[in-house]
Small-subunit ribosomal RNA, 5' domain from an uncultured bacterium, 492 nucleotides, folded computationally. It matches the Rfam family "Bacterial small subunit ribosomal RNA". The prediction has a mean pLDDT of 85. The full RNA is in RNAcentral, with records from Greengenes and SILVA.
Context: one part of a larger RNA
RNA sequence: GGACGAACGCUGGCGGCGUGCCUAAGACAUGCAAGUCGAACGGGACCUUCGGGUCUAGUGGCGAACGGCGGAGUAAUACAUAAGUAACUUGCCUCGAAGAUCGGGAUAGCCGCGGGAAACUGCGAGUAAUACCGGAUGUGACGAGUGGGGGGCAUCCCCUGCUCAUUAAAUGGUUUUUCGCUUCGAGAGCGGCUUAUGACACAUCAGCUAGUUGGUGGGGUAAAGGCCUACCAAGGCGACGACGUGUAGGGGGUCUGAGAGGAUGAUCCCCCCGAGUGGGACUGAGACACGGCCCACACACCUACGGGUGGCAGCAGUUGGGAAUCUUGCACAAUGGGGGAAACCCUGAUGCAGCGACGCCGCGUGGAGGAAGAAGGGUCUAGGCUCGUAAACUCCUUUUUCAGGGAAAGACUUAGGACGGUACCCUGAGAAUAAGCUCCGGCUAACUACGUGCCAGCAGCCGCGGUAAGACGUAGGGAGCGAGCGUUGUCC
Numbered sequence: 001g002g003a004c005g006a007a008c009g010c011u012g013g014c015g016g017c018g019u020g021c022c023u024a025a026g027a028c029a030u031g032c033a034a035g036u037c038g039a040a041c042g043g044g045a046c047c048u049u050c051g052g053g054u055c056u057a058g059u060g061g062c063g064a065a066c067g068g069c070g071g072a073g074u075a076a077u078a079c080a081u082a083a084g085u086a087a088c089u090u091g092c093c094u095c096g097a098a099g100a101u102c103g104g105g106a107u108a109g110c111c112g113c114g115g116g117a118a119a120c121u122g123c124g125a126g127u128a129a130u131a132c133c134g135g136a137u138g139u140g141a142c143g144a145g146u147g148g149g150g151g152g153c154a155u156c157c158c159c160u161g162c163u164c165a166u167u168a169a170a171u172g173g174u175u176u177u178u179c180g181c182u183u184c185g186a187g188a189g190c191g192g193c194u195u196a197u198g199a200c201a202c203a204u205c206a207g208c209u210a211g212u213u214g215g216u217g218g219g220g221u222a223a224a225g226g227c228c229u230a231c232c233a234a235g236g237c238g239a240c241g242a243c244g245u246g247u248a249g250g251g252g253g254u255c256u257g258a259g260a261g262g263a264u265g266a267u268c269c270c271c272c273c274g275a276g277u278g279g280g281a282c283u284g285a286g287a288c289a290c291g292g293c294c295c296a297c298a299c300a301c302c303u304a305c306g307g308g309u310g311g312c313a314g315c316a317g318u319u320g321g322g323a324a325u326c327u328u329g330c331a332c333a334a335u336g337g338g339g340g341a342a343a344c345c346c347u348g349a350u351g352c353a354g355c356g357a358c359g360c361c362g363c364g365u366g367g368a369g370g371a372a373g374a375a376g377g378g379u380c381u382a383g384g385c386u387c388g389u390a391a392a393c394u395c396c397u398u399u400u401u402c403a404g405g406g407a408a409a410g411a412c413u414u415a416g417g418a419c420g421g422u423a424c425c426c427u428g429a430g431a432a433u434a435a436g437c438u439c440c441g442g443c444u445a446a447c448u449a450c451g452u453g454c455c456a457g458c459a460g461c462c463g464c465g466g467u468a469a470g471a472c473g474u475a476g477g478g479a480g481c482g483a484g485c486g487u488u489g490u491c492c
Base pairs, nucleotide, nucleotide: 001492002491003490004489006488007487008486009485010484013363014362015361016360017359018358019356020355021321026319027318028317030316031315032314035062036061037060040059041058043056044055045054046053047052069274070273071272079198080197081196082195083194084193085192088191090189093187094186095185096184097183098182099181101135102134103133104132111124112123113122114121115120140167141166143164144163145162146161147160148159149158150157151156172179173178200246201245202244207237208236209235212234213233214232215231216230217229218228219227249271250270251269252268253264254263255262256261276297277296278295279294280293299310300309301308302307327353329352330351331350335349336347337346338345339344366396367395368394369393376387377386378385379384401429402428403427404426405425406424410419436481437480438479439478440477441462442461443460447476448475449474450473451472457464458463
């Protein structure tokens, strides 16, 4: 000098765009943040022009694994880059091929009878489906056997025949347009797994390791694999730093620097990890699942003492901690997401608004004229010098401000705009509403007077102050920056 998610002191006019718990991954009152579909289903309530319509607890489907938040853990099961998968999966979407046949038994809601303070729950009767189950069919797929062809990367892979076994579905919905269902192949996109390289401090951590390293059989997974298990062998890693301890999410980037490098990882984007703490699985295409389930623990709440309930590191907000960090706002109008045939519903994602000079950028606080120079202040050798064209005064302008009027784009294919009566435009008024902060011994731009008297104080370093202090305090003057200025902290 530059930079900052900054804080503190003094000061503070406007606008645009950003940005705002770095500390306690402490605890949380309250509201909202994930629903939707009646064109899957039976029922209930209401309306009815008897055609039907509206709403809906429950069964069922899809979604809730996205989006949002945080960085505790993690030094490698992460991340980045480059490869591999002849070891894999994939709901929704696109394309292609083929199909959808015959039946059955339940169950919630509802009704009846109970239990319980509540949360909730038991028994009985009866009911529907695109819920569930059985049989059929088999283009196919998969398994076994057996041929042909091609290829490679060791195990092998691909294409194509034949035989046998196994394996689907919802003549469903709406009604004239389709939406769905089943099997297979291909694609796209998303993932799983493997390998190499890179990337931190300490050697005052030097040896570490028994599922450890490898093999065989078996299990398990979508899938290779000590991933797991039984047996066998005795291996495997390590000064090219194993193991241990400490610290830490990684990257794109950001800051600085001529660069090399150093530091850093807020906001935005990608990946990973977490959801009071620890453990576990279920459902599902996908989770070992923030606003799902079960168990344990800690904490808190309700209770009729028998038993229950909860999880803001979502958005606001509260409390605590702290030098310190915002509104319990508006809207789904746009973009995007979920559901739906659609209308539409939901969406604290998002779009906006509010608060904070926290940052960057822009604008203003007036312009021109105006005295050998008012008053007043300061100083003086008392003549003067200086504040100073500064003011007053005259003319002008109206960015801002205030008042009145008009008024958007953003919305497409048409209705629909939270922002917003906002931006912007027009008219009017009137210099009106708007300047501070730090410094002035040297470094370092800027000097005098008075007060004080090694006191009070200053100070980044050198150092000032003990009676004329340009260094303390005040004043006048000056210098620098300016809606900011200085201080502190951190990095280069």